[in-house]
RNA sequence: CCAGGGGGCCGGGCAGCCGCGCGUUUCCGCAAGGGAUGCGAGGAAAGUCCGGGCUCCACGAAGUAAGGGUGGCGGGUAACGCCCGCCGUGGGAAACCAUAGGGAAAGUGCCACAGAGAGCAGACCGCCCCGCUGGUCGGGGCAAGGGUGAAAGGGUGCGGUAAGAGCGCACCGGGAGGCUGGCGACAGUCUCCGCACGGCAAACCCCACCCGGAGCAAGGCCAAAUAGGGACUUCGCGCCCCUUCACCGGGGCAGGAACACUUCGUUCCGAGAAGUCCGGGUUGGCUGCUUGAGCAGGGGAGCAAUCCUCCGCCCAGAUGAAUGGCUGCCCCCGCUUCGGCGGGACAGAACCCGGCUUACAGGCCCCCUGGCAUU
Numbered sequence: 001c002c003a004g005g006g007g008g009c010c011g012g013g014c015a016g017c018c019g020c021g022c023g024u025u026u027c028c029g030c031a032a033g034g035g036a037u038g039c040g041a042g043g044a045a046a047g048u049c050c051g052g053g054c055u056c057c058a059c060g061a062a063g064u065a066a067g068g069g070u071g072g073c074g075g076g077u078a079a080c081g082c083c084c085g086c087c088g089u090g091g092g093a094a095a096c097c098a099u100a101g102g103g104a105a106a107g108u109g110c111c112a113c114a115g116a117g118a119g120c121a122g123a124c125c126g127c128c129c130c131g132c133u134g135g136u137c138g139g140g141g142c143a144a145g146g147g148u149g150a151a152a153g154g155g156u157g158c159g160g161u162a163a164g165a166g167c168g169c170a171c172c173g174g175g176a177g178g179c180u181g182g183c184g185a186c187a188g189u190c191u192c193c194g195c196a197c198g199g200c201a202a203a204c205c206c207c208a209c210c211c212g213g214a215g216c217a218a219g220g221c222c223a224a225a226u227a228g229g230g231a232c233u234u235c236g237c238g239c240c241c242c243u244u245c246a247c248c249g250g251g252g253c254a255g256g257a258a259c260a261c262u263u264c265g266u267u268c269c270g271a272g273a274a275g276u277c278c279g280g281g282u283u284g285g286c287u288g289c290u291u292g293a294g295c296a297g298g299g300g301a302g303c304a305a306u307c308c309u310c311c312g313c314c315c316a317g318a319u320g321a322a323u324g325g326c327u328g329c330c331c332c333c334g335c336u337u338c339g340g341c342g343g344g345a346c347a348g349a350a351c352c353c354g355g356c357u358u359a360c361a362g363g364c365c366c367c368c369u370g371g372c373a374u375u
Base pairs, nucleotide, nucleotide: 001371002370003369004368005367006366007365008364009363010362012330013329014328015327016326017325018324020040021039022038023037024036025035027034028033042346046357047356049355050354051353052352053351054215055214056213057212059265060264061263062262063261064260067211068210069209070208071207072086073085074084075083076082087101088099089098090097091096102206103205107204108203109200110199111198124146125145126142127141128140129139130138131137154172155171156170157169158168159167173195174193175192176191177190178189179188180187181186219287220286221285222284229278230277231276232275233274234273235272238253239252240251241250242249255269256268257267258266294313295312297310298309299308300307301306331344332343333342334341335340
């Protein structure tokens, strides 16, 4: 200097004029309001894909079922399907990137077409042997060579054979076991065994672990208004005791409801309970609403994610919805006939956080891998 890889930051600045939202104010003003002053959109505010805080509902406990989610090991976190580190596998020359990562011997299913044959298979071309006068035909052996295919039932080589085949042997691969290292996933090494038994589970399924529902349009308060509206269905309305002339009333039992089911408990009902359809009123105000699993800096532990500690800071709370418009100069990028011309990204909170994913003109910084040249 060039190419590649990983990470971080900025993404406009200054000035003038006019115009905004919220807060504070012992300033001005009778008040309305004004003045002064402080603050005022993001790294993704986006997608609504995950996890929570918070609010309300579900009667509680235990067990079982249905449904859903995750899937190597260890750690982090409030938690996660996220993050960090490590292992295996795949890609890359490397730095690095990706993750489809438990189980195919519990079962079911699929592998089109081509091909002889694709789950327990298989002879199209062919090789070898015998018969036959040659040719051709017939019989037998083979799955090593070729072909088809995404994939052909271990691979390469040597020996052996009529020709072949793990038929035998060496190495690789596979299976079983031992030892060593590691928390572990795994790795290394040794011994034995010729060792028929494919792929797909991001197919159904099995295994392990996890999981109440709804959501700020949650919820609370105030004000106001209407029709204490109408029709229908299912189940049930039982027994005992006390009081009373009787009714009413009180207590208890059977039974019923609150759950996907069962058991236990609790509460309510014990004469009511559950449900469907039609119709009417309210659409206003206040609150929730911003101090947070918060941010910046120093120190410590840890490979890291992250955690501990000290000190400092307060940084939007709108509600048809606020930071905008104009002008000048500067800055960055491209072109240039050197006069100038063109461009300056993705994009706006709405209860709040932790993530993931997607979009992004241009610029800056750090680290790593490789190549070339010089010293």
Record summary: This is a predicted structure of a 375-nucleotide RNA (Bacterial RNase P class A) from a Sphingomonadaceae bacterium. The prediction has a mean pLDDT of 78. Rfam family: Bacterial RNase P class A. About the family: Ribonuclease P (RNase P) is a ubiquitous endoribonuclease, found in archaea, bacteria and eukarya as well as chloroplasts and mitochondria. By type it is a ribozyme.